[in-house]
Source information
RNAcentral holds the sequence, with entries from ENA. Predicted 3D model of a 264-nucleotide RNA (Bacterial large signal recognition particle RNA) from Candidatus Limadaptatus stercoravium. It matches the Rfam family "Bacterial large signal recognition particle RNA". Gene Ontology terms of the family: SRP-dependent cotranslational protein targeting to membrane, signal sequence recognition and signal recognition particle, plasma membrane targeting. By type it is a non-coding RNA gene. Its mean pLDDT, the model's own confidence on a scale to 100, is 76. The gene name in the source record is ffs. Taxonomically the source falls in Candidatus Limadaptatus (Bacteria, Bacillati, Bacillota, Clostridia).
RNA sequence: CUGCGCUAGACGGGGAGCCGGCGGUGCCCUGUAAACUGCAAUCCGCCAUAGCAGUGUCGAGCGCCGACCGAGGCUUUUCUUAUGGAAGGCCGCGCCGUACAAGGGGUGUCGAUAGCAAGGUCCCGUGCAACUGCAUACCGUGAACCGUGUCAGGGCUUGACCGCAGCAGCACUAAGCAGGCGUUGCCGUGUGCCACGGGGAAACUUUGAAGGAGCUACCUGUACGGUUUCCGCUUCGGUUCGAACUGUCGGAGUCGGUGCGCAG
Repeated sequence: CUGCGCUAGACGGGGAGCCGGCGGUGCCCUGUAAACUGCAAUCCGCCAUAGCAGUGUCGAGCGCCGACCGAGGCUUUUCUUAUGGAAGGCCGCGCCGUACAAGGGGUGUCGAUAGCAAGGUCCCGUGCAACUGCAUACCGUGAACCGUGUCAGGGCUUGACCGCAGCAGCACUAAGCAGGCGUUGCCGUGUGCCACGGGGAAACUUUGAAGGAGCUACCUGUACGGUUUCCGCUUCGGUUCGAACUGUCGGAGUCGGUGCGCAG
RNA backbone atom coordinates (compact mmCIF):
# COMPACT_ATOMS: atom_id res chain seq x y z
C1' C A 1 0.00 0.00 0.00
C1' U A 2 -3.91 -3.68 -1.32
C1' G A 3 -7.85 -7.37 -0.11
C1' C A 4 -11.17 -9.77 3.45
C1' G A 5 -13.75 -10.07 8.29
C1' C A 6 -15.10 -7.09 12.55
C1' U A 7 -15.88 -2.95 15.84
C1' A A 8 -16.47 2.33 16.94
C1' G A 9 -19.33 5.59 14.34
C1' A A 10 -23.03 7.48 10.82
C1' C A 11 -28.04 7.13 8.74
C1' G A 12 -30.11 14.91 10.09
C1' G A 13 -29.58 19.35 13.08
C1' G A 14 -31.34 23.46 16.06
C1' G A 15 -34.82 26.74 19.08
C1' A A 16 -38.67 27.87 22.59
C1' G A 17 -41.39 25.20 26.17
C1' C A 18 -41.63 21.18 29.90
C1' C A 19 -38.08 19.45 33.68
C1' G A 20 -33.95 19.10 39.52
C1' G A 21 -31.40 17.78 34.98
C1' C A 22 -30.81 15.07 30.08
C1' G A 23 -33.20 13.07 25.81
C1' G A 24 -37.82 12.03 23.26
C1' U A 25 -43.14 12.56 21.84
C1' G A 26 -46.12 17.48 20.72
C1' C A 27 -44.97 23.08 18.72
C1' C A 28 -41.54 26.27 15.64
C1' C A 29 -37.20 26.88 12.26
C1' U A 30 -33.90 24.63 8.92
C1' G A 31 -33.29 20.52 5.93
C1' U A 32 -34.60 15.88 2.03
C1' A A 33 -30.64 12.08 3.00
C1' A A 34 -31.25 4.58 4.07
C1' A A 35 -33.72 4.14 7.25
C1' C A 36 -37.86 1.36 9.86
C1' U A 37 -41.06 -0.66 14.15
C1' G A 38 -43.09 -0.14 19.47
C1' C A 39 -43.66 3.53 23.88
C1' A A 40 -45.21 8.83 25.41
C1' A A 41 -48.35 15.60 27.71
C1' U A 42 -53.97 14.63 34.04
C1' C A 43 -46.52 12.51 29.32
C1' C A 44 -42.59 8.51 28.20
C1' G A 45 -37.54 6.88 29.00
C1' C A 46 -33.19 7.78 31.51
C1' C A 47 -29.35 10.09 35.48
C1' A A 48 -23.72 13.28 33.93
C1' U A 49 -21.35 7.19 29.64
C1' A A 50 -28.39 11.06 30.88
C1' G A 51 -34.36 8.14 25.63
C1' C A 52 -35.39 2.69 26.15
C1' A A 53 -36.34 -2.01 23.24
C1' G A 54 -35.96 -4.40 18.35
C1' U A 55 -34.63 -4.65 12.95
C1' G A 56 -31.91 -2.83 8.67
C1' U A 57 -27.94 -0.15 5.41
C1' C A 58 -22.93 1.87 5.02
C1' G A 59 -18.56 1.10 7.55
C1' A A 60 -12.55 2.89 9.06
C1' G A 61 -12.57 6.10 3.50
C1' C A 62 -14.01 10.30 -1.18
C1' G A 63 -16.53 8.23 5.34
C1' C A 64 -16.74 9.75 10.51
C1' C A 65 -15.20 12.86 14.96
C1' G A 66 -13.32 17.78 17.04
C1' A A 67 -12.07 22.98 16.06
C1' C A 68 -12.23 27.01 12.54
C1' C A 69 -13.60 29.76 8.17
C1' G A 70 -17.78 30.73 5.47
C1' A A 71 -20.45 32.03 -0.52
C1' G A 72 -25.33 31.77 0.07
C1' G A 73 -30.60 30.16 1.40
C1' C A 74 -34.86 30.27 4.57
C1' U A 75 -36.93 32.58 8.92
C1' U A 76 -38.52 36.16 13.49
C1' U A 77 -39.12 41.21 14.95
C1' U A 78 -38.62 46.47 14.20
C1' C A 79 -38.06 50.65 11.09
C1' U A 80 -38.63 52.22 6.11
C1' U A 81 -40.41 52.52 0.43
C1' A A 82 -44.42 51.51 -2.62
C1' U A 83 -49.03 49.27 -3.58
C1' G A 84 -53.63 47.23 -3.30
C1' G A 85 -58.10 44.90 0.16
C1' A A 86 -62.10 45.30 4.10
C1' A A 87 -64.77 48.29 7.58
C1' G A 88 -65.91 53.12 9.79
C1' G A 89 -70.07 59.44 8.41
C1' C A 90 -69.97 59.68 16.64
C1' C A 91 -62.86 62.39 12.30
C1' G A 92 -61.12 66.04 8.18
C1' C A 93 -62.37 67.79 3.35
C1' G A 94 -66.80 68.22 0.20
C1' C A 95 -72.29 69.01 -0.39
C1' C A 96 -77.32 70.38 1.60
C1' G A 97 -80.58 72.61 5.22
C1' U A 98 -81.84 75.60 9.65
C1' A A 99 -80.69 79.42 13.17
C1' C A 100 -77.73 83.81 14.64
C1' A A 101 -75.99 88.59 12.90
C1' A A 102 -69.73 89.62 14.89
C1' G A 103 -67.03 91.49 10.16
C1' G A 104 -67.60 92.70 4.76
C1' G A 105 -71.46 93.80 1.01
C1' G A 106 -76.40 95.60 -0.48
C1' U A 107 -80.61 98.59 0.86
C1' G A 108 -83.10 102.57 3.89
C1' U A 109 -84.81 109.73 6.59
C1' C A 110 -85.24 110.80 -1.65
C1' G A 111 -88.71 107.06 4.45
C1' A A 112 -86.89 100.57 6.00
C1' U A 113 -89.48 96.18 8.47
C1' A A 114 -94.19 94.60 10.28
C1' G A 115 -99.35 95.71 10.12
C1' C A 116 -103.74 98.29 7.27
C1' A A 117 -106.78 99.79 2.68
C1' A A 118 -107.53 99.50 -2.61
C1' G A 119 -105.96 97.51 -7.36
C1' G A 120 -103.15 93.80 -10.39
C1' U A 121 -101.31 88.81 -11.14
C1' C A 122 -105.58 84.05 -10.46
C1' C A 123 -110.80 81.79 -11.37
C1' C A 124 -116.11 82.03 -13.52
C1' G A 125 -119.54 84.36 -16.89
C1' U A 126 -120.87 88.16 -20.61
C1' G A 127 -120.05 91.91 -24.54
C1' C A 128 -117.17 93.87 -28.62
C1' A A 129 -113.21 93.06 -31.97
C1' A A 130 -109.76 89.72 -34.57
C1' C A 131 -109.12 85.06 -36.69
C1' U A 132 -110.19 79.74 -38.27
C1' G A 133 -114.01 76.58 -40.16
C1' C A 134 -118.95 75.51 -42.10
C1' A A 135 -123.29 77.16 -44.40
C1' U A 136 -125.29 81.29 -47.20
C1' A A 137 -126.25 85.91 -50.37
C1' C A 138 -123.72 86.52 -54.93
C1' C A 139 -120.64 85.37 -59.58
C1' G A 140 -119.21 81.68 -63.16
C1' U A 141 -119.86 77.04 -65.41
C1' G A 142 -123.30 73.36 -66.38
C1' A A 143 -127.66 68.53 -70.72
C1' A A 144 -125.54 64.52 -78.49
C1' C A 145 -131.27 62.33 -77.57
C1' C A 146 -134.27 61.04 -72.83
C1' G A 147 -134.63 69.78 -69.77
C1' U A 148 -137.07 74.82 -71.38
C1' G A 149 -137.50 78.72 -75.16
C1' U A 150 -136.55 79.94 -80.19
C1' C A 151 -135.98 76.44 -83.73
C1' A A 152 -132.47 77.75 -90.25
C1' G A 153 -132.40 73.48 -93.27
C1' G A 154 -135.09 69.22 -93.79
C1' G A 155 -139.58 66.13 -92.40
C1' C A 156 -145.16 64.84 -91.52
C1' U A 157 -150.15 66.27 -93.14
C1' U A 158 -152.94 68.76 -97.14
C1' G A 159 -155.06 70.12 -103.80
C1' A A 160 -153.26 74.52 -101.37
C1' C A 161 -153.18 77.96 -97.21
C1' C A 162 -153.11 76.68 -92.39
C1' G A 163 -151.29 73.27 -88.88
C1' C A 164 -147.91 69.56 -86.22
C1' A A 165 -143.45 67.25 -84.34
C1' G A 166 -138.53 68.77 -84.10
C1' C A 167 -132.13 67.82 -85.10
C1' A A 168 -127.91 71.21 -85.31
C1' G A 169 -127.08 76.28 -83.69
C1' C A 170 -128.18 80.18 -80.08
C1' A A 171 -130.14 81.62 -75.25
C1' C A 172 -131.55 79.88 -70.43
C1' U A 173 -131.84 76.47 -66.47
C1' A A 174 -131.80 71.56 -62.84
C1' A A 175 -128.68 68.35 -60.24
C1' G A 176 -123.62 68.89 -60.03
C1' C A 177 -118.81 71.49 -60.15
C1' A A 178 -115.91 75.83 -59.02
C1' G A 179 -115.17 80.68 -56.79
C1' G A 180 -116.81 83.33 -52.57
C1' C A 181 -112.09 89.67 -50.15
C1' G A 182 -116.61 92.17 -49.37
C1' U A 183 -123.34 90.06 -47.44
C1' U A 184 -125.70 87.08 -43.55
C1' G A 185 -125.82 83.16 -39.82
C1' C A 186 -123.54 79.45 -36.65
C1' C A 187 -119.60 76.48 -34.08
C1' G A 188 -114.86 77.54 -32.20
C1' U A 189 -110.08 80.01 -30.15
C1' G A 190 -102.06 78.85 -27.24
C1' U A 191 -106.01 86.05 -30.09
C1' G A 192 -106.99 91.43 -28.36
C1' C A 193 -109.53 95.14 -24.97
C1' C A 194 -107.18 100.63 -19.23
C1' A A 195 -115.25 96.65 -21.86
C1' C A 196 -118.72 94.86 -18.00
C1' G A 197 -120.37 91.73 -13.72
C1' G A 198 -119.04 88.25 -9.83
C1' G A 199 -115.46 85.35 -6.72
C1' G A 200 -110.81 85.39 -4.42
C1' A A 201 -106.95 80.89 0.53
C1' A A 202 -101.80 82.04 0.35
C1' A A 203 -97.85 84.54 -1.99
C1' C A 204 -95.77 88.38 -4.94
C1' U A 205 -96.43 93.18 -6.85
C1' U A 206 -98.40 98.52 -7.58
C1' U A 207 -100.55 102.63 -5.18
C1' G A 208 -102.19 105.15 -0.76
C1' A A 209 -102.66 106.72 4.49
C1' A A 210 -100.46 106.48 9.22
C1' G A 211 -95.78 105.83 11.49
C1' G A 212 -90.38 106.81 12.06
C1' A A 213 -85.14 103.12 11.95
C1' G A 214 -83.93 99.60 10.66
C1' C A 215 -83.99 95.67 6.97
C1' U A 216 -81.42 91.81 4.10
C1' A A 217 -78.55 86.94 4.64
C1' C A 218 -74.80 87.46 -1.01
C1' C A 219 -69.49 86.39 1.19
C1' U A 220 -66.64 85.33 5.78
C1' G A 221 -67.85 83.55 10.68
C1' U A 222 -70.47 80.67 14.77
C1' A A 223 -73.86 76.75 16.33
C1' C A 224 -76.94 72.63 15.18
C1' G A 225 -78.88 68.85 11.95
C1' G A 226 -78.41 65.80 7.58
C1' U A 227 -75.49 63.53 3.63
C1' U A 228 -71.01 61.50 1.15
C1' U A 229 -66.23 56.16 1.60
C1' C A 230 -63.46 59.82 -4.41
C1' C A 231 -59.36 61.64 -1.26
C1' G A 232 -57.25 62.28 3.55
C1' C A 233 -57.89 60.03 8.57
C1' U A 234 -58.85 55.74 12.05
C1' U A 235 -58.99 50.35 12.71
C1' C A 236 -57.94 45.42 10.80
C1' G A 237 -55.42 42.20 7.70
C1' G A 238 -52.00 41.42 2.95
C1' U A 239 -48.01 42.04 -0.81
C1' U A 240 -43.43 44.66 -1.64
C1' C A 241 -37.99 47.95 -2.14
C1' G A 242 -34.22 48.61 1.50
C1' A A 243 -31.75 48.34 6.39
C1' A A 244 -30.86 46.29 11.10
C1' C A 245 -31.91 42.17 14.13
C1' U A 246 -33.47 36.82 15.83
C1' G A 247 -33.17 31.70 14.80
C1' U A 248 -31.41 27.95 11.64
C1' C A 249 -29.26 25.26 7.58
C1' G A 250 -25.00 25.61 4.90
C1' G A 251 -21.56 24.15 -0.89
C1' A A 252 -16.42 24.76 -1.04
C1' G A 253 -12.02 25.22 2.09
C1' U A 254 -8.13 24.85 6.53
C1' C A 255 -6.05 22.19 10.92
C1' G A 256 -6.08 17.82 14.03
C1' G A 257 -7.78 12.66 15.11
C1' U A 258 -9.42 7.95 13.07
C1' G A 259 -9.31 1.22 16.14
C1' C A 260 -8.86 -4.66 16.07
C1' G A 261 -7.76 -9.32 13.48
C1' C A 262 -6.10 -12.24 9.16
C1' A A 263 -3.79 -12.54 4.34
C1' G A 264 -0.77 -10.57 0.29